Predicted 3D model of a 102-nucleotide RNA (Purine riboswitch aptamer) from Chryseomicrobium excrementi. The sequence was found by an Rfam model in a public genome assembly. Lineage of the source: Bacteria > Bacillati > Caryophanales > Caryophanaceae > Chryseomicrobium. Its Rfam family is "Purine riboswitch aptamer". The literature on the family includes a 2003 paper in Cell by Mandal et al., "Riboswitches Control Fundamental Biochemical Pathways in Bacillus subtilis and Other Bacteria". The family has 133 seed sequences and 4,097 matches in Rfam 15.1. Its mean pLDDT, the model's own confidence on a scale to 100, is 78.
[in-house]
RNA sequence: UUAUAAAUUGAAUCAUGUCGUCGUAUAUAUUUGGGAAUAAGGCCCGAACGUCUCUACCGGAUCACCGUAAAUGAUCUGACUACGAUGAGCAAAGCAUGCCGA
Numbered sequence: 001u002u003a004u005a006a007a008u009u010g011a012a013u014c015a016u017g018u019c020g021u022c023g024u025a026u027a028u029a030u031u032u033g034g035g036a037a038u039a040a041g042g043c044c045c046g047a048a049c050g051u052c053u054c055u056a057c058c059g060g061a062u063c064a065c066c067g068u069a070a071a072u073g074a075u076c077u078g079a080c081u082a083c084g085a086u087g088a089g090c091a092a093a094g095c096a097u098g099c100c101g102a
Stems, first nucleotide, its partner, number of pairs: 018088008026056001030048006041066002050057001058078007
């Protein structure tokens, strides 16, 4: 809007999204194939296993160890990811894009 339906607008509530905290998982563990370095070194790739579980499975430091060989060890410290709960904020101090600078 005459009413219904429909559409538009506003407000409120809930949910989701953002950040933090707590909790659970996993011990950023264990096993192994190939390659690589060698006391100024100690690494790279693949696989298995581990989670009511996707992903990840390493970085740094310290100490030790290895007398030149193929093998590292211990300790400390640092998360990410999945899910649950909770707190905070939310039209900007946020988000996206462009440009410039470091």